The RNA shown here (Guanidine-I riboswitch aptamer) has 106 nucleotides and comes from Pseudomonas sp. GV071.
The coordinates come from a structure-prediction model, not an experiment, and the mean pLDDT is 84.
Rfam family: Guanidine-I riboswitch aptamer. A reference for the family is Nelson et al. (2017), "Metabolism of Free Guanidine in Bacteria Is Regulated by a Widespread Riboswitch Class", Mol Cell.
Taxonomically the source falls in Pseudomonas (Bacteria, Pseudomonadota, Gammaproteobacteria, Pseudomonadaceae).
Of the family's consensus pairs, 100% are formed in the model.

[in-house]
RNA sequence: GCAAUGGAUGACUAGGGUUCCGGCUAGCGCUUAAAACGCUCAGUGACUGGUCCGAGAGUUGUCGACCUCCAGUGAGGUUACACGGCGGGACAAAAGCCCGGGAGAC
Numbered sequence: 001g002c003a004a005u006g007g008a009u010g011a012c013u014a015g016g017g018u019u020c021c022g023g024c025u026a027g028c029g030c031u032u033a034a035a036a037c038g039c040u041c042a043g044u045g046a047c048u049g050g051u052c053c054g055a056g057a058g059u060u061g062u063c064g065a066c067c068u069c070c071a072g073u074g075a076g077g078u079u080a081c082a083c084g085g086c087g088g089g090a091c092a093a094a095a096g097c098c099c100g101g102g103a104g105a106c
Base pairs, nucleotide, nucleotide: 007063008062009061010060011059012058015053016052020050021049022047023044024043025042026040027039028038029037064079065078066077067076068075069074081101083104087099088098089097
């Protein structure tokens, strides 16, 4: 100086919105009336939540790859570093998801 590898995936979390559930509000029904209850192909996520989405630069596990002992239905080690828009995309919708270790910065 050059080439190759530096990977894949599960669980969880930060975070996210609102398809469903729930909450709240409204309307209707029931009632002498009210409360409670029920219904809504009504509204609401600056509603804590359940379901759901979810990290390259978060946690953890498994596999893989490489290396060293060893020849055992094995053992150990390594898997580094990482600041980052605007904008667009999907699903119901949004996001640290995807475009993207991108553009750019150092």